A computed fold for a 565-nucleotide part of an RNA from a Candidatus Woesebacteria bacterium, annotated as large-subunit ribosomal RNA, domain V. Its mean pLDDT, the model's own confidence on a scale to 100, is 82.
Context: one part of a larger RNA
């Protein structure tokens, strides 16, 4: 060196199981509820089956009859109204009127009538009772049939209940008892938070356009004048003067400048010939068309001369189809409104529908709007996928971290540098926490312990040196050095750490935070259960607690021992 045997398991990101964690799917299932929509079921009413009542109460209407009947003030006084009316009752006296007065209205007497109130009758309705023939019938009793029977079963009756119950139809309410479903997306993993449409500036790289959970701000209107036109005017700021008067009110003087003011409203652009401010008159905040263009995948958005009609202002030329401009928004379906016309299943009338023109109703705001109408839990979970995307490890990076160097303000009694060293600067390392998401989701097993270790040196001890604020001893600090060494316990799953007792010392790290096809399984991280807290609930909690399956066989490389050649 080759071959073989035995053994050990470091590697073959070993094997096994299309990862159970995580994310995704307009996937599934189970469960919950004050998600949505239904269905059983319950409940209440109406109605049919469903009849009788001269029992009572009550309401309304009609008819008949009666009167204890109607009070502002004035007026003998408690005047309902209208018409007739000069007399009426009683006759021995007399009384009431008329007349007179008051008052809007005048009384006796007659007639009609309104209101108030009482009684009776009828009709209708409601409520409470009563009845029995529909209907029901558990208990009890009787009869009959069958039968051996007094059992069972069937039929009838007594008795009991009774227009109720039950049932059909229909309407309202309750209704996770049950069912079907929904429960958005973006996202430096997902969740939580934020956002989703429109406008302005920057990013944007001198046309346009251009992304990010990039940086800053606004909008979901307002205005009958803040629109049109004609005419006129000029703001702001600074200095000085001037009662109250001040940093700022109103008045005056001067100055400067494309303007800093103002322009309903954010920003940008624009603006004195004003688009700003004031006044007069007004309604063009028109009807019908629209050459020609710009932007957009499209839906669609924007600019616009000119023509016809009629109009406002202006002497006229002219200007005016809203506002200095850019935000102030919503498709289709459906429903409705206005005015007329047309059409429609055989031609008249009505109704309905459709079409033509204009308009209204959506925080359809997840704003190109899935439906008129929709939330959650899953650790009981399942399927399809993903290293397109998280947790471990690796890789990259080095903010954080560790170590070093430069400068030297200052401390060190004095003295920057024995020992320290502010404010700053430059590196190295890849042990922390992060960031990225590059291999791995058809699986790279995760903390700690045990066992066995190998390496680095930024050295804990032992060795050799320098400086010292080194007298000696003991130290401090730095240089060289990796040969060897580097403890036993209490508590805790702990690594760590505190403590006890030793030691020359009880090093720092790397090795998939070395090592589970070597062990363990205390922790974390399934299914059971409980507490606290949260949640209406199903359930949840880097909160706690008890319990909880770690896979006999080694092919190759590597290693150890042996044998043969």
């Nucleotide at each position: 060196c080759u071959u073989c045997u035995a053994c050990a398991u470091g590697g073959a990101c070993a094997a096994a199981a299309a990862g159970a964690c995580c994310c995704c799917g307009u996937g599934g299932a189970g469960c919950u509820u004050u998600a949505c929509u239904g269905c059983a079921g319950g409940u209440a009413g109406a109605u049919a089956u469903u009849g009788c009542u001269u029992u009572c109460a009550u309401a309304u209407u009609u008819u008949u009859u009666g009167a204890u009947u109607g009070u502002c003030u004035a007026g003998a006084a408690u005047a309902g109204g209208u018409g007739g009316g000069a007399g009426c009752c009683c006759u021995u006296g007399g009384g009431c009127g008329a007349c007179c007065u008051u008052g809007u209205a005048a009384u006796a007497c007659c007639a009609c009538u309104c209101g108030u109130u009482g009684a009776a009758a009828a009709a209708u309705g409601u409520g409470a009772g009563g009845c029995u023939u529909a209907c029901u019938u558990a208990a009890u009793c009787c009869c009959g049939a069958u039968g051996a029977a007094u059992a069972c079963u069937c039929g009838g009756g007594a008795g009991a209940g009774g227009a109720a119950u039950g049932u059909g139809u229909u309407u309202g309410c309750c209704g996770g008892g049950c069912a079907g479903u929904u429960u958005u997306a973006c996202u430096g993993g997902g969740g939580c938070g934020g956002u989703a449409c429109c406008c302005u500036g920057c990013u944007a790289a001198a046309u346009u356009g251009u992304a990010a959970c990039g940086c800053a701000g606004g909008g979901a209107c307002a205005c009958a004048a803040a629109g049109g036109u004609u005419g006129g005017c000029u703001u702001u700021c600074u200095a000085c003067c001037a009662a109250u008067g001040g940093a700022a009110a109103c008045g005056g003087u001067a100055g400067u400048u494309u303007a800093a003011a103002g322009c309903g409203u954010a920003a940008a652009g624009g603006u004195u010939u004003a688009a700003g401010c004031c006044a007069g008159c007004u309604u063009g905040a028109c009807u019908g068309u629209g050459a020609g263009g710009c932007c957009g995948a499209c839906g669609g958005g924007c600019c616009a001369a000119a023509c016809a009609g009629g109009u406002a202002c202006g002497a006229a030329a002219g200007u005016a189809g809203g506002u200095c401009u850019u935000a102030g928004u919503g498709a289709u379906c459906c429903u409705c409104c206005a005015a007329g016309g047309c059409a429609u299943a055989a031609u008249g009338g009505g109704u309905a529908u459709g079409c033509c023109u204009g308009g209204a109703g959506c925080u359809u705001a997840a704003u190109g709007g899935a439906u008129a109408a929709a939330a959650g839990c899953u650790a009981c979970c399942c399927c399809g996928g993903g290293g397109a995307u998280a947790a471990c490890a690796g890789a990259g990076u080095a903010g954080u971290c560790g170590c070093g160097c430069c400068c030297g303000a200052g401390c060190g009694u004095c003295c920057a540098u024995a020992g320290c060293g502010a404010c700053g600067g430059c590196g190295c390392g890849g042990u922390u926490c992060g960031c990225u998401a590059c291999c791995u989701c058809g699986a790279u097993g995760u903390c700690g312990g045990c066992u066995c270790a190998u390496c680095a040196c930024a050295u804990c001890c032992u060795g050799g040196c320098g400086c010292u604020g080194a007298a000696g001893a003991a130290g401090g600090u730095g240089c060289c050095a990796a040969g060897g060494g580097u403890c036993g316990g209490u508590c805790u799953g702990u690594u760590c750490g505190c403590c006890c007792g030793u030691u020359a010392a009880a090093g720092u790290g790397a090795u998939a935070c070395g090592c589970g096809a070597g062990c363990u399984g205390g922790g974390u991280u399934c299914a059971g259960a409980a507490c606290g807290u949260c949640g209406u609930g199903a359930g949840a909690c880097a909160g706690u607690u008890c319990g909880g399956a770690c896979u006999c066989u080694a092919u190759c490389c590597u290693g150890u021992a042996g044998a043969a050649g």
Description
The RNAcentral record of the full RNA draws on ENA.